[in-house]
């Protein structure tokens, strides 16, 4: 002088992202209780050797009547791989598998961000969540063009500052 190769502290993306509390709408007049009725079946998403039932089943009337997971507004915290998943293990829900659900692990893997459509899936549900696939939109880098375009990459990145190595 400052290639290369770390650390450290601050940031930016923006209907940004997660949690907590309150207050609501659906959940619903469902599920469940009790009376009548009735007289043999009911239980699931699925199957069974499991449970419930002449101490009255399902269906039907009357009469009372939740919840939980999800949503939507306010607050208020933490934050910017924020946070979301898939796969494996493994643990609970329920009698038993299996399929959902959820908790916990794993630098094993994809996602820069959020919006719209579609098609699966989860749901009471046309909310909402999750995979997939297109789209434009928007922020970084980098080429290329040349004053905003244009193609392409991924967040263990990107910017900014400080320190530390110290190659030609």
């Nucleotide at each position: 002088a400052g290639a290369u190769a770390a650390g450290a502290u601050a940031g930016a993306g923006g209907c940004g992202c997660a949690a907590a509390g309150a207050a609501u709408a659906a959940g619903a007049g469902u599920a469940c209780u009790g009376u009548c009725c009735g007289g043999a079946g009911g239980u699931u998403u699925g199957a069974c050797u499991g449970c419930c039932u002449g101490c009255g089943a399902a269906c039907g009337a009357c009469a009372g009547g939740a919840a939980a997971g999800g949503g939507u507004u306010c607050u208020u915290u933490g934050c910017c791989g924020a946070a979301g998943g898939a796969a494996a293990g493994u643990g609970a829900g329920c009698g038993u598998c299996a399929a959902c659900u959820u908790g916990c692990u794993u630098g094993u893997c994809c996602u820069g961000g959020g919006c719209a459509u579609a098609c699966g899936u989860u749901g009471a549900a046309u909310a909402a969540g999750c995979g997939u696939a297109u789209g434009a939109c928007u922020g970084u880098c980098a080429c290329g063009c040349u004053u905003g375009c244009g193609u392409g990459g991924a967040g263990c990145a990107c910017u900014a500052u400080c320190c530390u190595u110290g190659a030609a």
A computed fold for a 168-nucleotide RNA from Alkalibacterium putridalgicola, annotated as Lysine riboswitch aptamer.
The coordinates come from a structure-prediction model, not an experiment, and the mean pLDDT is 79.
The sequence was found by an Rfam model in a public genome assembly.